The prediction has a mean pLDDT of 84. A computed fold for a 681-nucleotide part of an RNA from a Saprospiraceae bacterium, annotated as large-subunit ribosomal RNA, domain II. NCBI's taxonomy places the organism under Bacteria, Pseudomonadati, Bacteroidota, Saprospirales, Saprospiraceae.
[in-house]
Context: one part of a larger RNA
């Protein structure tokens, strides 16, 4: 994992609702039981009882009325609308109640037959080496028995190395093993608290035993197994069987030992139902404080200035004035400017009333529902960090439940709503070099960076480049080069060791000569010197400079297995920008032809998940009615064919004894799933 057979909404009830059929109907209907009679079964009799036909009120009790209440006021239920038994359908309840599943509790019993734990009684077993207490003895010291010292002898030890046996310390290997715990190597212990056999015990489970690990109690232990209550409960999880044909949701709100469930509400369908009721459009009239704004219109806050009360410092007096103040600061005055819980103002939308017109539906009741995890995008908000494929509300849209194009690829972005065909036709997004349908189409610009075009980018930098605006100089010659000059009082004064254009400071930075030339732009020197600028001339011969605006590049600019716009490639592009023709492109929309519902027709409708409502196939069994079959039944197995489909129908082979067609009744009445059962391969 396949085949095949088995495998999940039933039965039951004097229970309830609702619905359709059918008897009878202000009735309806029997129940037990009797009695007739039949292979099976069936007729009949039989109101006890029950439901209806009157209701009100705590009740007495009244009655089309009744309660209330002082009420003949008011209100609250009623009075006007047919029931009833049976069938069969949809649903509730109460039983296991659509099937399989627990972890568990309780009861009775079986287990200490496991090299299982612990004791009881009996047995059994531990190489071989080493240490060498205690006593005893003999020798030396000593006065000395004691005491000490040495030998000898002797053989304790939960002794000391190491096998047998017990044990399992590390590491591989093993991990569908040789093993449901093992093997190698390596290690502990090895005379004991040791190890082991048979026998018996713990009169067994909330019990035992436990040197305690919740360990161990037959491969099972934080309460063994085994049957039984039992179909234990399961607001969980999984599965739940033929077809077509019509609608078609919800993932909120409220409550909840409540948050993955439930209950009523909204939202689906299905029947009943109809009152200009619902809907869009306009047109009129309303309610309202949001976006906007404002804000010497209020509250709150709020930058500069001005003016001036208050305070704050400061000066002055002996004190009281009093004077100043770049300081804090209120009312006022000017200039800016904020606010969900600020409004002097104030919208579009939306709402709510009327009308007119399109037009097609809606409340309402009553039958079954499901759904109460929702998610993305857009827009208004609240949280959050003006983060999040984040939270959370509110308005619109789409996935959910929606297929086709497009966006490389991709629920929800863009187009667009799939009843069915067609080797027809036009379009939308979107695209038209080539993969790859269709323009290397047309005017006109820009880009030079492969920018386009990694999914993307920022302060900030730059003689890229293009457009467009202002300005300045310039054939009496601008800029740029290039030739010359660039002096003189003077080394301007003060400073200073020195200061001479060039270290500082000061200045009417002044005057001469001049074609111009600063008491000097930078480099230089201890100080000079020198070297260059401004300026000026000549010499070339046309444009140079400054700021601003704006398009399109540049840098800026790093990530994790080679690279890449989807690729290949494209430069007056196959980038970008602006217009313009033409084509492609969907299941769109047109056309032909067909289907099903609705309508008298014209014509309209027909994506769909949870669910609702319709109409069918097949399979068995039974009734009734008429059939098929050894000249070949069911069943296998090819082939033709009909039906939208479930399926049916004819034939060849094959089997070899039953089978099936109408109309009608009853179901153990469909299988791909459940880690489904069994068997097979």
């Nucleotide at each position: 994992g396949c085949c095949u057979a088995c495998g999940a909404g039933u039965u039951a009830c004097u229970u309830c609702c609702c619905g359709c059929c059918a008897g009878c109907a202000a009735g309806c209907a029997u129940a037990a039981g009797c009695c007739c009679u039949u292979c099976a079964g069936g007729g009949g009799c039989g109101a006890a009882u029950g439901c209806g036909c009157a209701g009100c009120g705590a009740a007495a009790g009244c009655a089309a009325g009744u309660c209330u209440u002082a009420a003949c006021a008011g209100g609250g239920c009623g009075c006007g609308c047919a029931g009833u038994u049976g069938g069969c359908g949809g649903g509730a309840g109460u039983a296991g109640a659509c099937g399989c599943g627990a972890a568990a509790c309780c009861g009775a019993g079986u287990g200490a037959u496991c090299u299982u734990a612990c004791c009881c009684a009996u047995g059994g077993g531990c190489a071989g080496g080493c240490u060498g207490a205690a006593g005893u003895c003999c020798c030396g010291a000593u006065a000395g028995u004691c005491u000490c010292g040495g030998g000898a002898u002797g053989g304790a030890g939960g002794g000391c190395c190491g096998a047998a046996c017990c044990g399992g310390u590390a590491a591989a290997c093993g991990u569908u093993g040789a093993a449901a715990a093992g093997u190698u190597u390596u290690c502990g212990g090895a005379u004991g608290a040791c190890c082991u056999g048979u026998g018996g015990g713990u009169a067994g489970g909330g019990g035992g035993u436990g040197a305690a690990a919740g360990g161990c109690u037959a491969a099972u232990c934080a309460a063994a197994c085994u049957c039984g209550g039992a179909g234990a409960u399961a607001g969980c999880u999984c599965g739940u069987a033929c077809u077509c044909c019509c609608c078609g949701a919800a993932a909120u709100g409220u409550a909840u030992u409540u948050a993955g469930g439930u209950a009523c509400a909204g939202c689906g369908u299905c029947g009943c139902g109809u009152a200009g009721u619902g809907g869009g459009u306009c047109g009129u009239g309303g309610a309202g404080g949001u976006a906007g704004a404002g804000c010497u219109a209020c509250c709150a806050a709020u930058a500069g200035g001005g003016c001036u009360a208050g305070g704050g410092g400061g000066c002055u007096u002996c004190a009281c004035c009093g004077c100043c103040u770049a300081c804090c600061a209120a009312c006022c005055c000017c200039u800016g400017a904020u606010g969900a819980a600020c409004u002097c103002c104030g919208a579009a939308u939306g709402c709510c009333a009327c009308g007119a017109c399109c037009g097609a539906g809606c409340a309402g009741c009553g039958g079954c529902a499901g759904u109460g995890a929702g998610g993305c995008c857009c827009u208004g908000g609240g949280u959050g960090a003006g983060a999040a494929g984040g939270u959370u509300c509110a308005g619109g849209g789409c996935c959910g439940a929606g297929a086709g194009g497009g966006g490389a690829a991709c629920a929800a972005c863009c187009c667009a709503g799939a009843c069915c065909a067609u080797c027809g036709g036009c379009u939308a997004a979107g695209g038209u070099c080539c993969c790859c349908a269709a323009g290397u189409g047309u005017g006109g610009g820009c880009u030079a960076a492969g920018u386009u075009g990694a999914a993307a980018a920022a302060a900030c930098g730059a003689g890229g480049u293009g457009g467009g605006a202002a300005u300045g100089c310039a054939c009496u010659g601008a800029c740029a080069g290039c030739u010359a000059g660039g002096a003189u009082g003077u080394u301007g004064g003060c400073u200073u060791g020195g200061a001479a254009g060039c270290a500082g400071c000061c200045a009417u930075u002044c005057a001469u000569u001049u074609a111009a030339a600063g008491a000097g732009u930078g480099c230089g020197u201890a100080a000079c010197a020198g070297c260059u600028c401004a300026c000026u001339a000549g010499u070339c011969g046309a444009g140079c400079g400054u700021u601003c605006c704006u398009g399109c590049g540049c840098g800026g600019a790093a990530a994790a297995u080679a690279a890449u716009c989807g690729g290949g490639c494209a430069u007056c592009a196959a980038g970008c920008c602006c217009g313009c023709c033409a084509c492609c492109g969907a299941a769109g929309c047109c056309a032909u032809g067909g289907g099903u519902c609705a309508g008298c027709a014209a014509u309209g409708a027909c994506g769909g998940u949870a669910g609702g409502g319709g109409a069918g196939c097949a399979u068995u069994a039974c009734g009734g009615c008429a059939g098929c079959a050894c000249a070949g039944a069911a069943g296998g197995u090819g082939c033709g064919g009909c039906g939208c489909g479930a399926g049916c129908c004819g034939u060849g082979c094959u089997g070899g004894a039953g089978c099936g067609g109408c109309c009608g009744u009853a179901a153990a009445a469909g299988c791909a799933g459940a880690u489904g059962u069994a068997g097979g391969c």